The RNA shown here (c-di-GMP-I riboswitch aptamer) has 75 nucleotides and comes from an Actinomycetota bacterium. The model forms 94% of the base pairs in the Rfam consensus. Rfam family: c-di-GMP-I riboswitch aptamer. About the family: GEMM was predicted in a large-scale screen for bacterial structured RNA regulatory elements. Taxonomically the source falls in Actinomycetota (Bacteria, Bacillati). The coordinates come from a structure-prediction model, not an experiment, and the mean pLDDT is 90.
């Protein structure tokens, strides 16, 4: 360098659910909380869910596989 994911070390994200706002809407952001996570970082590029004013329209990166950055560190 690919590839992989025990154990342990710093550090890191935050489901449900509650509050507050934005939004028709899925849903988004900010607080509080943690069932989880090694990519639960980031990007709608292929599948797929989902919304709505059905289009050359929107969401979900914590459904799935791709891309891409990056922390440890055995076999």
């Nucleotide at each position: 360098c690919a590839g992989c994911g025990a154990a342990a070390a710093a550090g890191g994200c935050a489901a449900a659910c509650c509050c507050a706002u934005c939004g028709c809407g899925a849903g988004g952001u900010g607080g509080g909380g943690a069932c989880g996570c090694a990519a639960a970082g980031c990007c709608a590029c292929g599948g797929g869910a989902c919304c709505c004013u059905c289009g050359a329209g929107g969401u979900c990166a914590g459904c799935c596989g791709g891309g891409u950055u990056g922390c440890c560190g055995a076999a």